The part of an RNA shown here (small-subunit ribosomal RNA, 3' major domain) has 477 nucleotides and comes from Suipraeoptans intestinalis.

[in-house]
Context: one part of a larger RNA
RNA sequence: UGACGGGGACCCGCACAAGCGGUGGAGCAUGUGGUUUAAUUCGAAGCAACGCGAAGAACCUUACCUGGUCUUGACAUCCCGAUGACCGCGUAUGUAAUGUACGUUCUCUACGGAGCAUUGGAGACAGGUGGUGCAUGGUUGUCGUCAGCUCGUGUCGUGAGAUGUUGGGUUAAGUCCCGCAACGAGCGCAACCCCUAUCUUUAGUAGCCAGCAGGUAGAGCUGGGCACUCUAGAGAGACUGCCAGGGAGAACCUGGAGGAAGGUGGGGAUGACGUCAAAUCAUCAUGCCCCUUAUGAUCAGGGCUACACACGUGCUACAAUGGCGUAAACAAAGGGAAGCAAGCAUGUGAAUGUGAGCAAAUCUCAAAAAUAACGUCUCAGUUCGGAUUGUAGUCUGCAACUCGACUACAUGAAGCUGGAAUCGCUAGUAAUCGCAAAUCAGAAUGUUGCGGUGAAUACGUUCCCGGGUCUUGUACA
Numbered sequence: 001u002g003a004c005g006g007g008g009a010c011c012c013g014c015a016c017a018a019g020c021g022g023u024g025g026a027g028c029a030u031g032u033g034g035u036u037u038a039a040u041u042c043g044a045a046g047c048a049a050c051g052c053g054a055a056g057a058a059c060c061u062u063a064c065c066u067g068g069u070c071u072u073g074a075c076a077u078c079c080c081g082a083u084g085a086c087c088g089c090g091u092a093u094g095u096a097a098u099g100u101a102c103g104u105u106c107u108c109u110a111c112g113g114a115g116c117a118u119u120g121g122a123g124a125c126a127g128g129u130g131g132u133g134c135a136u137g138g139u140u141g142u143c144g145u146c147a148g149c150u151c152g153u154g155u156c157g158u159g160a161g162a163u164g165u166u167g168g169g170u171u172a173a174g175u176c177c178c179g180c181a182a183c184g185a186g187c188g189c190a191a192c193c194c195c196u197a198u199c200u201u202u203a204g205u206a207g208c209c210a211g212c213a214g215g216u217a218g219a220g221c222u223g224g225g226c227a228c229u230c231u232a233g234a235g236a237g238a239c240u241g242c243c244a245g246g247g248a249g250a251a252c253c254u255g256g257a258g259g260a261a262g263g264u265g266g267g268g269a270u271g272a273c274g275u276c277a278a279a280u281c282a283u284c285a286u287g288c289c290c291c292u293u294a295u296g297a298u299c300a301g302g303g304c305u306a307c308a309c310a311c312g313u314g315c316u317a318c319a320a321u322g323g324c325g326u327a328a329a330c331a332a333a334g335g336g337a338a339g340c341a342a343g344c345a346u347g348u349g350a351a352u353g354u355g356a357g358c359a360a361a362u363c364u365c366a367a368a369a370a371u372a373a374c375g376u377c378u379c380a381g382u383u384c385g386g387a388u389u390g391u392a393g394u395c396u397g398c399a400a401c402u403c404g405a406c407u408a409c410a411u412g413a414a415g416c417u418g419g420a421a422u423c424g425c426u427a428g429u430a431a432u433c434g435c436a437a438a439u440c441a442g443a444a445u446g447u448u449g450c451g452g453u454g455a456a457u458a459c460g461u462u463c464c465c466g467g468g469u470c471u472u473g474u475a476c477a
Stems, first nucleotide, its partner, number of pairs: 001477002003474003007471007015461002019425005026316008034307002042053002064302007073125001077124002079121006088104006106115003127291002130289003136285002138280003141276001143274001148187006154163003167178003193268004198236007207226003212223003239262001242256005318418001322377005328371001334365003339358002343354004384415001389410007431453007
């Protein structure tokens, strides 16, 4: 100087407390361990691995296993020889599969050849999701959006170092003020950026419809208009600016006015010096090591989907604040051409047939659902719950046996609110309700977004956990 303390002081955080809802019990989904297996590819491991890489394993993917096939190779450059093609198309034949044979078919030219392509050969080489993340780059997690981390000059100290950065106040903040052997500065904080909340203005189609006219079964449907909503550009607006009190005539704090908004308005992006030899050689790049008729390449089938069990994360429930039926209402944000598909017809339905319109503020996915109204059920393993199973189907796709999703009918399991323990959340939040997108042929209870309805509680900081500042002790460096 650090680090540590079941030392001290001060401060903060959904850290506790006060509340609300869960997990832990059930069924299922999903990930992991274990076990099994020819293979169940690999990685991730307290917080910070475990719906994680994977924004989507039937084949492919795919790295694994079994079997078959190739050896300058599936891919790149160079050399030599041969051919005039190759691709594509057609025919024949054959395999589980890569295949094989035949036909058709180049360009330029000073005619020497050149280019290009295919094929054969020789080797240089290719290739490796093989090893090492403890050789690395890059990227990422974490402490933590915590308020810290440093430097120059000066001063002090023999020196390591100290000072500044400590102290008195204050703040979300090393934020600011005052003081001070310090004076300044940098990286962080804040601000500058984006979205959102109010208003003005410009613009008015594909958006809108107040007034005027026409018009309908219905309809901004038409003329017309741009007032309103909205869209998207430019501005305004919030700064402790104003008032009162407190405070040191400070910073700042408390209350008030005006205001759409008040003291960082709400949210996002933004992550200092560093820590964990943290993660990743399987995104990529890369040193070294290793394989080279195989640890490379390719094809078919299988596996990654197994199942006495254990754990994590979720979904659905156990019901009446509910289930079911009927008929009504109100979003936002997105997607659409190998696409979204209205309407009509068929089907109980998943869907099918046909197909208007639309590269979309025009058309379409699209029905929002909780909610409100009416009816029914009356506390029961039930009109709760839907697992499982049977049969019949639909769709995608060469192909749904291993191993897809969905539909109809039938079946109707566990489950009556969950032990010890444990998690999230402070406001448009929790809880609850649907909608959309990426990936994607098909395949979400996951993920990422969007809006609808919309609470309770916070006395306080003694205690648990984590963090910051000062100080004290020294088993430790």
NCBI's taxonomy places the organism under Bacteria, Bacillati, Bacillota, Clostridia, Suipraeoptans. Its Rfam family is "Bacterial small subunit ribosomal RNA". Its family is annotated with structural constituent of ribosome and ribosome in the Gene Ontology.